[in-house]
RNAcentral holds the full RNA, with entries from SILVA. Predicted 3D model of a 351-nucleotide part of an RNA (small-subunit ribosomal RNA, central domain) from a metagenome.
Context: one part of a larger RNA
């Protein structure tokens, strides 16, 4: 000497669900003696190292000799721990009632308000657009205004620093199925638990297939500004596409750039959703408590911003990932995809 880290410097897999194999587990009693631990014995070849003593004049370098350590077996003993077995508990965990709140999901049906196109009345020269102009649209009658009609997509105001969801994400209403989650009584079962390599499954936007739709919006593209040029910004237009079934892809600044779980360490405000007290005719109000979600703060930690009971703090378990840049998330190889590419992953060289 026997790593050090991962919010911002390399570094938390997108997620989290089922979760396998592994590790790792809560309380009490008995009971193994496997782990651990002590002794004793045997064995750990020779050379080599240390220690001693000795032969070459010395020393390299020879020699003798006793000694140690690691290790492995074999007996004996052994208070705890860890593991096995048995037998029991209820504080972890799940289950039962009784209640609550939700843009949690799939389906299915319906509204209005707005743009757009038609159809008809009214009416008459301009509309529309920019900094400003044109392309454009208009006497074959537009812009405006009234009336009807289709048609798709999106869902004003409540709406919040809000509320649900493992994440992704999810907002008119209504129904039907449906998941979860939260309080209270405590009644049950009695360790049934955390993680969790691989595997399954899910997963925005874009893109792909097939068949449908098609109002705005709108990569490509086409045309009018502008410019020295304008393969842009800016304006008229516009196809795919955006949506609707079904099937693929499986990537994102998939971000709290902060894996998951349990304890444990000071408060204060706000605000969602529950129970319980006081308080009152009754409710607000007021305190207390659980769960969730925002502000700021005490040790505390951090390189520093900053985090701070929703920890970046103090611990413990377990899985993931990083090891200078450039090459490079590339080559090559495998898997997977219809492709499009994804995963997975070097290396010479440079410096």
């Nucleotide at each position: 000497c026997u790593g050090g880290g991962c919010g911002u410097a390399a570094a938390g897999a997108g997620u989290u669900g089922c979760g396998u194999a592994g590790g790792c587990g809560g309380u009490g009693a008995u009971u193994u003696a496997a782990g651990c631990g002590a002794c004793a014995u045997a064995u750990u070849a020779a050379a080599g190292a240390g220690u001693a003593c000795g032969g070459c004049u010395c020393a390299a370098c020879c020699g003798u000799a006793a000694a140690g350590a690691u290790g492995u077996a074999u007996g004996u003993c052994g208070a705890a721990c860890u593991g096995g077995a048995u037998c029991a508990c209820u504080a972890g965990a799940g289950u039962a009632u009784a209640g609550g709140a939700g843009a949690g999901g799939u389906c299915a049906c319906u509204g209005g308000a707005a743009u757009u196109u038609c159809u008809u009345g009214u009416g008459u020269a301009g509309g529309a657009g920019u900094a400003a102009u044109a392309u454009c649209c208009g006497u074959a009658g537009a812009u405006a205004u009234a009336a009807g009609a289709a048609g798709g997509a999106a869902c004003a105001c409540c709406g919040a620093u809000g509320g649900c969801g493992u994440a992704g994400g999810c907002a008119g209403g209504u129904g039907a199925c449906u998941g979860g989650c939260c309080u209270a009584u405590u009644a049950c079962u009695g360790a049934c638990g955390c993680u969790g390599a691989g595997g399954c499954a899910c997963g925005a936007a874009a893109g792909c297939g097939u068949g449908g739709g098609g109002a705005g919006c709108g990569a490509a593209c086409g045309g009018g500004a502008u410019u020295a040029g304008a393969u842009a910004c800016c304006c008229c237009g516009g196809u795919a596409g955006u949506c609707c079934a079904c099937g693929c892809c499986g990537u994102a600044a998939a971000c709290g750039a902060u894996g998951g779980a349990u304890g444990c360490u000071a408060g204060c405000u706000g605000u969602a959703g529950g129970a319980g007290g006081u308080a009152u005719c009754g409710a607000c109000c007021c305190c207390c408590u659980c769960u969730g979600u925002a502000g700021c703060g005490a040790a505390g930690c951090u390189a520093a911003c900053g985090c701070g009971u929703u920890a970046a703090g103090c611990a413990u378990c377990c899985c993931g990932c990083c090891u200078g840049u450039g090459g490079a998330g590339u080559a090559c190889g495998a898997g997977c995809g219809c492709a499009a590419g994804c995963u997975u992953a070097a290396a010479a060289c440079a410096u």
Rfam family: Bacterial small subunit ribosomal RNA. The coordinates come from a structure-prediction model, not an experiment, and the mean pLDDT is 82.